[in-house]
Context: one part of a larger RNA
RNA sequence: CCAUCGUUAAGGAACUCGGCAAAUUAACCCCGUAACUUCGGGAUAAGGGGUGCCACCGGCGUAUUAGGUUUUACACCGAAAAGCGUUGGUGGCCGCAGAGAAUUGGCUCAAGCGACUGUUUACCAAAAACACAGGUCCGUGCUAAAGCGCAAGCUGAUGUAUACGGGCUGACGCCUGCCCAGUGCCGGAAGGUUAAGGGGAGGGGUGAGAGCUCCGAACUGAAGCCCCGGUGAACGGCGGCCGUAACUAUAACGGUCCUAAGGUAGCGAAGUCCCUUGUCGGGUAAGUUCCGACCUGCACGAAAGGCGUAACGACUUGAGCGCUGUCUCAACGGUGGACUCG
Numbered sequence: 001c002c003a004u005c006g007u008u009a010a011g012g013a014a015c016u017c018g019g020c021a022a023a024u025u026a027a028c029c030c031c032g033u034a035a036c037u038u039c040g041g042g043a044u045a046a047g048g049g050g051u052g053c054c055a056c057c058g059g060c061g062u063a064u065u066a067g068g069u070u071u072u073a074c075a076c077c078g079a080a081a082a083g084c085g086u087u088g089g090u091g092g093c094c095g096c097a098g099a100g101a102a103u104u105g106g107c108u109c110a111a112g113c114g115a116c117u118g119u120u121u122a123c124c125a126a127a128a129a130c131a132c133a134g135g136u137c138c139g140u141g142c143u144a145a146a147g148c149g150c151a152a153g154c155u156g157a158u159g160u161a162u163a164c165g166g167g168c169u170g171a172c173g174c175c176u177g178c179c180c181a182g183u184g185c186c187g188g189a190a191g192g193u194u195a196a197g198g199g200g201a202g203g204g205g206u207g208a209g210a211g212c213u214c215c216g217a218a219c220u221g222a223a224g225c226c227c228c229g230g231u232g233a234a235c236g237g238c239g240g241c242c243g244u245a246a247c248u249a250u251a252a253c254g255g256u257c258c259u260a261a262g263g264u265a266g267c268g269a270a271g272u273c274c275c276u277u278g279u280c281g282g283g284u285a286a287g288u289u290c291c292g293a294c295c296u297g298c299a300c301g302a303a304a305g306g307c308g309u310a311a312c313g314a315c316u317u318g319a320g321c322g323c324u325g326u327c328u329c330a331a332c333g334g335u336g337g338a339c340u341c342g
Base pairs, nucleotide, nucleotide: 001337002336003335004334005333006332007331008330010328011327014326019323027051028050029049030048031047036041038171052093053092054091055090056089057088058087059086060085061084062083067077068076069075070073094098106321107320108319109318110317111316112315113313114312118130119129134169135168136167137166138165139164140163146155147154148153172308173307174306175305177238178237179236182235183234184231185230186229187228188227191226192225193224197220198219202215203214204213205212206211239257240256241255242254243253266300267297278294279293280292281291282290
């Protein structure tokens, strides 16, 4: 010096991207426990106290007990004797220390995301990703739809719409706005278009002719497409300019252009805000982070769900208490290496 472990004056996060690591806490009994809440929880919340040994005095449990009672029955009562177990009180004893070692939660506040328990990148990611119960839409009437297979056949299912398959969403609460012009899907069938086929006006070749052979107009002719409707928890979309109120500012109001319709509720510098360390407030002596507001949303927004939410989380962010060698700033010690000799 390296690895690992132990202790440390004073300070106590000043370390650092960040309390990473370490320390604190810890068992059992008693007291005591807030907001919030889906009334179950939150909760071991938080925060306190006790714990060894000896003696004495109580309580409770434990018996075919000693003994007693009588309507002799394997009946009833029952110790002031003892033992064992358990629990409380009083007094005393020892040590620095009594859960004397080991095992053995640090806690709180606030916010984001995901409801939750679960699942995952075997070997750099455990998460806010996946799943989930619940919601909703679509398909499917049974030889079901769907899937595998060339087929036979099999799964679905020895099930039958309270079933099965597929898509999206993701507990719960309050909700889920407008647009069907485009695309998709569903329905419609009058008209237009449309293949083979039917049809055969007319015509070509050949032949003496009968005939053989070829081309072929009108007309007829399905689904599809055009067309007419419907449909958004289908794919998706959800404007611009100008003016206006008796300070100013702003614009409830008006005008105009465009559109299928111009973003409703709720939320908002957000895991989404470029300008931006926006502005104001809070917290700090000091805060690009954080919390609460504002709304000028570059570029939120309603099942690619919107907004809340108790409980939960080896998740993420901010703050505080406790605690500490993380640090000021390093020191000493144990063990194993490194090093020297063999």
Molecule: large-subunit ribosomal RNA, domain IV
Organism: Dehalococcoidia bacterium